[in-house]
Context: one part of a larger RNA
RNA sequence: GGAUGAACGCUGGCGGCGUGCUUAACACAUGCAAGUCGAACGGGAAACAUUUCAUUGAAGCUUCGGCAGAUUUGGUCUGUUUCUAGUGGCGGACGGGUGAGUAACGCGUGGGUAACCUGCCUUGUACUGGGGGAUAACAGUCAGAAAUGACUGCUAAUACCGCAUAAGCGCACAGGGCCGCAUGGUCUGGUGUGAAAAACUCCGGUGGUCUAAGAUGGACCCGCGUUGGAUUAGCUAGUUGGCAGGGCAGCGGCCUACCAAGGCGACGAUCCAUAGCCGGCCUGAGAGGGUGAACGGCCACAUUGGGACUGAGACACGGCCCAGACUCCUACGGGAGGCAGCAGUGGGGAAUAUUGCACAAUGGGGGAAACCCUGAUGCAGCGACGCCGCGUGAAGGAAGAAGUAUCUCGGUAUGUAAACUUCUAUCAGCAGGGAAGAUAAUGACGGUACCUGACUAAGAAGCCCCGGCUAACUACGUGCCAGCAGCCGCGGUAAUACGUAGGGGGCAAGCGUUAUCC
Numbered sequence: 001g002g003a004u005g006a007a008c009g010c011u012g013g014c015g016g017c018g019u020g021c022u023u024a025a026c027a028c029a030u031g032c033a034a035g036u037c038g039a040a041c042g043g044g045a046a047a048c049a050u051u052u053c054a055u056u057g058a059a060g061c062u063u064c065g066g067c068a069g070a071u072u073u074g075g076u077c078u079g080u081u082u083c084u085a086g087u088g089g090c091g092g093a094c095g096g097g098u099g100a101g102u103a104a105c106g107c108g109u110g111g112g113u114a115a116c117c118u119g120c121c122u123u124g125u126a127c128u129g130g131g132g133g134a135u136a137a138c139a140g141u142c143a144g145a146a147a148u149g150a151c152u153g154c155u156a157a158u159a160c161c162g163c164a165u166a167a168g169c170g171c172a173c174a175g176g177g178c179c180g181c182a183u184g185g186u187c188u189g190g191u192g193u194g195a196a197a198a199a200c201u202c203c204g205g206u207g208g209u210c211u212a213a214g215a216u217g218g219a220c221c222c223g224c225g226u227u228g229g230a231u232u233a234g235c236u237a238g239u240u241g242g243c244a245g246g247g248c249a250g251c252g253g254c255c256u257a258c259c260a261a262g263g264c265g266a267c268g269a270u271c272c273a274u275a276g277c278c279g280g281c282c283u284g285a286g287a288g289g290g291u292g293a294a295c296g297g298c299c300a301c302a303u304u305g306g307g308a309c310u311g312a313g314a315c316a317c318g319g320c321c322c323a324g325a326c327u328c329c330u331a332c333g334g335g336a337g338g339c340a341g342c343a344g345u346g347g348g349g350a351a352u353a354u355u356g357c358a359c360a361a362u363g364g365g366g367g368a369a370a371c372c373c374u375g376a377u378g379c380a381g382c383g384a385c386g387c388c389g390c391g392u393g394a395a396g397g398a399a400g401a402a403g404u405a406u407c408u409c410g411g412u413a414u415g416u417a418a419a420c421u422u423c424u425a426u427c428a429g430c431a432g433g434g435a436a437g438a439u440a441a442u443g444a445c446g447g448u449a450c451c452u453g454a455c456u457a458a459g460a461a462g463c464c465c466c467g468g469c470u471a472a473c474u475a476c477g478u479g480c481c482a483g484c485a486g487c488c489g490c491g492g493u494a495a496u497a498c499g500u501a502g503g504g505g506g507c508a509a510g511c512g513u514u515a516u517c518c
Base pairs, nucleotide, nucleotide: 001518002517003516004515006514007513008512009511010510013390014389015388016387017386018385019383020382021348026346027345028344030343031342032341035090036089037088040087041086043084044083045082046081047080048079049078052075053074054073060067061066097301098300099299106226107225108224109223110222111221112220113219116218117217121214122213123212124211126209127208128207129163131161132160138153139152140151141150142149143148169194170193171192172191173190175188176187177186178185179184199206200205227273228272229271234264235263236262239261240260241259242258244256245255246254276298277297278296279295280291281290282289283288303324304323305322306321307320326337327336328335329334354380356379357378358377362376363374364373365372366371393423394422395421396420403414404413405412406411427459430453431452432451433450437445462507463506464505465504466503467488468487469486473502474501475500476499477498483490484489
């Protein structure tokens, strides 16, 4: 000198774009953050219309016996529309947060899989036949303070289970052709054997099953690279390898039994400490050094530890089970909870924001769609926290006014500075108009940006420094005191170094200090 997610002191006009718990992965009140589909299904509720039965009985007519049937209420039949607790489907594995752990194939980079999987999507091929038994909801009974649960009975499906069929697919067995990179791969035909499906519809479609390929996403393996310590020198029994089996999508001590005794290590094993990694960012002429906030990629975690279930995908932040700590409810028998999502609270700290608006846009989930959901996101609020831009007026104006400071008392400085004259209106304020962002409709932002008009120099400057380094000097006070200080140093009676004033220098809505990096 540059830089910062900064903080502190003094000061503070406006706008744009960014950015904001670096500390306690500390504990959390409250609200919201993942739902959706009635075009899968049976119920239930409401409204309207229709059929029919009962009820009520007005006006009117009357031979006074009644006729008539407006209206009221309740049930029933059929239909339409809307809503929906439950069964079922898809999605809750994405999106969002954090960096505790991890020195590791975790990450980066380059390869491999002849050792693998892949819902939704795209393309192709072949199909979608015929049956069955349940169960929630519901009703009833019971238990419990509650959370919730038990029993009996009824019912549906794109829920569940057999059967048929099999172009192609899997498995087993023995052939042939071609190829390779070792185990092998691929094509072809034969025999045996195994496994499918679901319907809905507004009739337009939307689905379902097997299989082949693609795309996308993932999984595993390997070479190289990836902090400090030897005041850590030996470490290792599933350990290293083989064989057989199990398990897995798949390879593999991944696991088990048996066999062998190996494997790693001064080219630093093991142990200890520290740490998420990278694209990048800061600095530097570069080499290098430092760093990993925001944005993007990967990984890991979700109160602590462990476990599996479901599923194409999890060993799952707002799912389940167990154990621990903590908090809450309780009728003491038992239950409920998890902000490292967005706001917000307490605490810690030098220190870090609103319990805001909207799904209008972009994107995501569900749905045929309308649409619903979305604290992702888009916006607004707060903070000079940073960067950038603008303003606080411009021109003229010497009686060089007054005041102030100084003085050799003549003057000198402040100083064209002010006053005064003329002019302008950026920003702010007032009034009018008023977007793009949206493609027919739909705009949170927002009457915002922007434009126009009138109006007043009005509402808008501070901070640090002035001994040398280092731009900028005098007076007074103080008297090794009070104090200053980055280094040298200054102060003990004329201090340009302390304090104040005048003046000056620098930067400027900031200026200094502190901390850290180059």